[in-house]
Context: one part of a larger RNA
RNA sequence: GCCAACGAGUUACGUUACGUGGCAGGUUAAGGCAUGAUGUGCCGGAGCCGAAGCGAAAGCGAGUCUGAAUAGGGCAUUUCAGUCGCGUGGCGUAGACCCGAAACCGUGUGAGCUACCCUUGGCCAGGUUGAAGCGAAAGUAAAGUUUCGUGGAGGACCGAACCCUUGUAAGUUACAAAUUGCUGGGAUGAGCUGAGGGUAGGGGUAAAAUGCCAAUCGAACACGGAGAUAGCUGGUUCUCCCCGAAAUGCAUUUAGGUGCAGCGUCAAGUAAUAAUUUGCGGAGGUAGAUCACUGGAUGGGCUAGGGGGCGUGAGCUUACCAACCCCAACCAAAAUCCGAAUACCGUAAAUAGUAUCUUGGCAGUGAGACAGUGAAGGAUAAGCUCCAUUGUCGAAAGGGAAACAGCCCAGAUCGCAAUCUAAGGUCCCGAAGUGUGUGCUAAGUGUGAAACGAAGUGGGAACGCCCAGACAGCCAGGAGGUUGGCUUAGAAGCAGCCAUCCUUUAAAGAGUUCGUAACAGAUCACUGGUCAAGGGUUUCCGCACGGAAAAUAAACGGGGCUUAAGCACACCACCGAAGCUGCGAAUCUUCUCCAUUAAUUUGGAGUGGGUGGUAGGGGAGCGUUCUUAGUGCGUCGAAGUUAGGUCGUAAGGCCUGGUGGAGCGCUGAGAAGUGAGUAUGUUGGC
Numbered sequence: 001g002c003c004a005a006c007g008a009g010u011u012a013c014g015u016u017a018c019g020u021g022g023c024a025g026g027u028u029a030a031g032g033c034a035u036g037a038u039g040u041g042c043c044g045g046a047g048c049c050g051a052a053g054c055g056a057a058a059g060c061g062a063g064u065c066u067g068a069a070u071a072g073g074g075c076a077u078u079u080c081a082g083u084c085g086c087g088u089g090g091c092g093u094a095g096a097c098c099c100g101a102a103a104c105c106g107u108g109u110g111a112g113c114u115a116c117c118c119u120u121g122g123c124c125a126g127g128u129u130g131a132a133g134c135g136a137a138a139g140u141a142a143a144g145u146u147u148c149g150u151g152g153a154g155g156a157c158c159g160a161a162c163c164c165u166u167g168u169a170a171g172u173u174a175c176a177a178a179u180u181g182c183u184g185g186g187a188u189g190a191g192c193u194g195a196g197g198g199u200a201g202g203g204g205u206a207a208a209a210u211g212c213c214a215a216u217c218g219a220a221c222a223c224g225g226a227g228a229u230a231g232c233u234g235g236u237u238c239u240c241c242c243c244g245a246a247a248u249g250c251a252u253u254u255a256g257g258u259g260c261a262g263c264g265u266c267a268a269g270u271a272a273u274a275a276u277u278u279g280c281g282g283a284g285g286u287a288g289a290u291c292a293c294u295g296g297a298u299g300g301g302c303u304a305g306g307g308g309g310c311g312u313g314a315g316c317u318u319a320c321c322a323a324c325c326c327c328a329a330c331c332a333a334a335a336u337c338c339g340a341a342u343a344c345c346g347u348a349a350a351u352a353g354u355a356u357c358u359u360g361g362c363a364g365u366g367a368g369a370c371a372g373u374g375a376a377g378g379a380u381a382a383g384c385u386c387c388a389u390u391g392u393c394g395a396a397a398g399g400g401a402a403a404c405a406g407c408c409c410a411g412a413u414c415g416c417a418a419u420c421u422a423a424g425g426u427c428c429c430g431a432a433g434u435g436u437g438u439g440c441u442a443a444g445u446g447u448g449a450a451a452c453g454a455a456g457u458g459g460g461a462a463c464g465c466c467c468a469g470a471c472a473g474c475c476a477g478g479a480g481g482u483u484g485g486c487u488u489a490g491a492a493g494c495a496g497c498c499a500u501c502c503u504u505u506a507a508a509g510a511g512u513u514c515g516u517a518a519c520a521g522a523u524c525a526c527u528g529g530u531c532a533a534g535g536g537u538u539u540c541c542g543c544a545c546g547g548a549a550a551a552u553a554a555a556c557g558g559g560g561c562u563u564a565a566g567c568a569c570a571c572c573a574c575c576g577a578a579g580c581u582g583c584g585a586a587u588c589u590u591c592u593c594c595a596u597u598a599a600u601u602u603g604g605a606g607u608g609g610g611u612g613g614u615a616g617g618g619g620a621g622c623g624u625u626c627u628u629a630g631u632g633c634g635u636c637g638a639a640g641u642u643a644g645g646u647c648g649u650a651a652g653g654c655c656u657g658g659u660g661g662a663g664c665g666c667u668g669a670g671a672a673g674u675g676a677g678u679a680u681g682u683u684g685g686c
Base pairs, nucleotide, nucleotide: 001686002685003684004683005682006681011094012093013092014091015090016089017088018087019086020085021084022083023082025049026048027047031043032042033041034040035039053060054059063075064074065073066072097235098234100232104225105224106223107222108221109220115199116198117197118196119195120194121193122192123191124189126158127157128156129154133150134149135148136147137146138145162186163185164184167182168181169180170179201217203213204212205211210219238621239620240619241618242617243616248261249260250259251258252257262365263364264362265361266360267359268358269357273355275351276350277349278348279347280346281345282344288338289336290335294332295331296330298328299327300326301325303322305321306320307318308317309316310315368393369392370391371390372389373388374387376385377384398409399408400407413585414584415583416582418581420579424575425574426573427559428558429557433572435571436570437569438568439567440566446561452546453545456543457542458541459540460539461538462537463536465534473530474529475528476527477526479503480502481501484498485497486496509524513522514521586611587610588609589608591606592605593604594603595602622675624672625671626670627669628668629667630666631665632664633663640659641658642657643656644655645654646653647652
């Protein structure tokens, strides 16, 4: 891992609601009697509930309490039947649906592992070094001292046994639940070791690491309290039918829990409501707008005041600052002289037909997600956070968006090789147009992106020029006063400052750009000629271009597409879904009819409408084991098992053959150890 078996809302008592049965007041408990004896029948009225409430109570009583009150108010009364069984749904007390802690407490068992201690034994090859002391000699007044011997000290040295384990490699379902190889440390010592004994868990022991105390240690192990507790995680077993949520508010030692409310379901009740649309009538201060108020804020004008300057002073002056006032142009969530659309309230009608409301039983939910819109927080960031509002998902399948909970279309009862459509599509993949008309695009733009840039290209508008010759090119001129004045070493059109005239002209600036040290030189404006028809500037709109760097070709789903198979507008046709329609079937339900019934009780026919669904509520059934009453089958073959057939909407039922070899059904009623695929489930097998 697979298979099989086992495996989770039970029982008792109490309480509440509903269903059902008895009685109308209900009912017995313990106990007793009878008997065919764990039973049944009959006694037993103690007790309990109901028939009256109010008050803390004494108490009073259809009233009572408060109160001084014959006041007011609170709770009752008027009209509403209970009670005892049985069944079912909740709740309470019990382990209370099942499994699951880490822990806590009690009583014991452990020091044959290990820590430390006590008693008594054992062990340490070989080699090296050579302390003290002692002796001799030298030396000394005597010593100290020196030398040579002797001697054999040491948590001394090297290194086996023995003890340990530094590094590294192997091993890692191992040889081994800590080992092996090589290497390494200690090896006369605080050494190693045998045997016997001691210390015990709120404890011991510890050269101290929270180490060790039997492969277990921040508090051992065994059993017990014990089914500890678990607002937590996981699991919770047959079928079909009807309805169908929530992820919000308030509170919470509360935030992943719970209470009340909201939203679901079921039952009963009332006869009015709820909803949508339209008309009418309302309240309002948002969007917008505005500047009349409150504030902010810019420019100009005017003018107090201030600053600066001058003056001894009076005062004068000012290219500085600046209130009020005036003009112009602005801003505001906490501004408003104004002011919508929606939404909201009321009312009438229409639509549809209980969706509303009341009471009661049972819930679940109280982590929401994204999208559009309006705000806030953030950085007018986030697949961000937090509100409001609508939708979808959640709990929704189908079609589209290549793929894609939350986007677009659309809500799946079942069947059909039928029809029409939605979104989206119609060259091929791939169902349907190589559809029609008019334009645009040349970038494969389409098929990813901004500020900004640009004689891309199409369309519109405005203003100049132009056969009295425009625009571009070519030929020619482009002069004189004058080197204008100043400045400067110089400044001559062309460093800079100031001025910017006059003349000759067809025209020519006191000079547009290069250039020179300064001149010179080149060029332009401007003019003539040549040529011959349009040319220039600005602006708006459409589509393109650049801007454009990332890890696969990899930014149309691919092929591929250019008067498109791209883009814009208009039009026709078709495809396209579980949508609509058609035909058939099932089920629930309103209404009608027929039959039936004590009864809207049951059945049939018809006619409309419904039937996605998680949590969850309600309804109806299938099957298993046993009991009871009735009725059956079986050696002419029961159960079980196996192959095939068949019936039912499903759980399931039935039949035939094989196998098997002795028990087993059906109908009514009843009782449950009553249904497995998931619990890192349990046990067994493989």
Molecule: large-subunit ribosomal RNA, domain II
Organism: Chloroflexota bacterium